Predicted 3D model of RNase P RNA and transfer RNA as a complex of 429 nucleotides. It holds a member of the Rfam family "Bacterial RNase P class A". From the family's description: Ribonuclease P (RNase P) is a ubiquitous endoribonuclease, found in archaea, bacteria and eukarya as well as chloroplasts and mitochondria. Model confidence (mean pLDDT): 77 of 100.

[in-house]
RNA sequence: CAGGAAGAACGGGCAGCCGCAGGUCCUCACGGGCCUGAGGAAAGUCCGGGCUUCGUAAGAGCACGGCGCCGGCUAACCACCGGGGGAGGAAACUCUACGGAAAGUGCCACAGAAAACUAUACCGCCAGCCCGCAAGGGUUGGUAAGGGUGAAAUGGUGAGGUAAGAGCUCACCGGCAGCCGGGUAACCGGCUGGCUGGGUAAACCCCGCCGGAAGAAAGACCAAAUAGGGGGACAGGUUGCUCUGCCCCAGGUUCCCGGGUUGGUCGCUGGAGGCGAGGAGUAAUUCUCGUCGAAGACAGAUGGCUGCCACCGGAUCUCCGGUACAGAACCCGGCUUAUAGUUCUUCCUGCCUG
RNA sequence: AGCCUUGUCGUCCAAUCGGCAGGACGCCCGACUGUUGGUCGGGAGAUACAGGUUCAAUCCCUGUCGCGGCUGCCA
Numbered sequence: 001c002a003g004g005a006a007g008a009a010c011g012g013g014c015a016g017c018c019g020c021a022g023g024u025c026c027u028c029a030c031g032g033g034c035c036u037g038a039g040g041a042a043a044g045u046c047c048g049g050g051c052u053u054c055g056u057a058a059g060a061g062c063a064c065g066g067c068g069c070c071g072g073c074u075a076a077c078c079a080c081c082g083g084g085g086g087a088g089g090a091a092a093c094u095c096u097a098c099g100g101a102a103a104g105u106g107c108c109a110c111a112g113a114a115a116a117c118u119a120u121a122c123c124g125c126c127a128g129c130c131c132g133c134a135a136g137g138g139u140u141g142g143u144a145a146g147g148g149u150g151a152a153a154u155g156g157u158g159a160g161g162u163a164a165g166a167g168c169u170c171a172c173c174g175g176c177a178g179c180c181g182g183g184u185a186a187c188c189g190g191c192u193g194g195c196u197g198g199g200u201a202a203a204c205c206c207c208g209c210c211g212g213a214a215g216a217a218a219g220a221c222c223a224a225a226u227a228g229g230g231g232g233a234c235a236g237g238u239u240g241c242u243c244u245g246c247c248c249c250a251g252g253u254u255c256c257c258g259g260g261u262u263g264g265u266c267g268c269u270g271g272a273g274g275c276g277a278g279g280a281g282u283a284a285u286u287c288u289c290g291u292c293g294a295a296g297a298c299a300g301a302u303g304g305c306u307g308c309c310a311c312c313g314g315a316u317c318u319c320c321g322g323u324a325c326a327g328a329a330c331c332c333g334g335c336u337u338a339u340a341g342u343u344c345u346u347c348c349u350g351c352c353u354g
Numbered sequence: 355a356g357c358c359u360u361g362u363c364g365u366c367c368a369a370u371c372g373g374c375a376g377g378a379c380g381c382c383c384g385a386c387u388g389u390u391g392g393u394c395g396g397g398a399g400a401u402a403c404a405g406g407u408u409c410a411a412u413c414c415c416u417g418u419c420g421c422g423g424c425u426g427c428c429a
Stems, first nucleotide, its partner, number of pairs: 001350010012309007020037007039325001043336002046334005051215004055246001058244005064211005069083004084098001085096004099206002104204002106200003122147002124143008155173006176193007219266004229257006259428002273292008310323005355425004360420002364379004373409001381397006402418005
């Protein structure tokens, strides 16, 4: 210098004028001053939790759903970190729904002899017998090495062996079982044995672990208003089912129809909080100390204009246009998706120069 | 804002232990007919998009996009 890999940050800036929302102060009031005011994804609502209600959430079983190599981290997780196996790459590095198919069941269309367990012979190969002068044909048996079918064909390659063949025998590779060693473990390495068994679990299933449901329009309180109404269901009473225990009760619980109200306060933002320093740890993460206060609406604020500068594009010597994705609504931890452009750090390979 | 459901020819519906996507109406062409109506015959036309599992995907799984539905308080 060129090509590539991994990660991080920013994502227009400053000034003036007008306007909006929240808080606070002054004022009897009108009004005015000051402070604060979107994001890395606020999005999708895909996971996990906090919080609230469902009488008590107490127990057991079945069903249903989710997860799935191992270890760690965490409030928790299908997230994250580290490691192992597998796949890709020359490398940096990247990807990985990755338990069990040797517990059982199902499926594998068409084609093919045969689509699964000691079964099977379409062509071919070999041997015996029969027919034939011969070429060849028939029949009985052996054979899965070769051909053919298929996405997939009964471990693979080579040698020996044989009538032809075959794990029939041997060597190596692969798989399985047992033992030994290393590692917390997944797993890795070695030795021995016999020769064995297709794929599919994002099919049912088996094994292990986890899970009560609904969701801020949750929910609590006050006020206003009304026909304080009518009907149904229930030994039931919350999410699927069954059973058990406690407590309460037809003045109960729940559904439908009809009626009224479309007000206020709380929940509401101080939290598993941010930033900085130090310690532990490879890391995720965690501990200690210091420091900061940073949107909180309820028809829903966070905007517009002007000037200068920055960047990009067109034109061309001074003008014009543009500045991504996008817009909080109970709050957090993640994931996924969208994102113009700019900057920085580390690493790999190749070439050149000293 | 939260929760739920769903996506197949132009429209309305089928296709289920995964195995050649079908029907009705509509559209186009032809024949009969006085006729552009009606009848008969023929034809075109789709699995929302992207990725994965599998030999094979409308179907199973993941993500994105779109359509539709439900919801408060009092008694």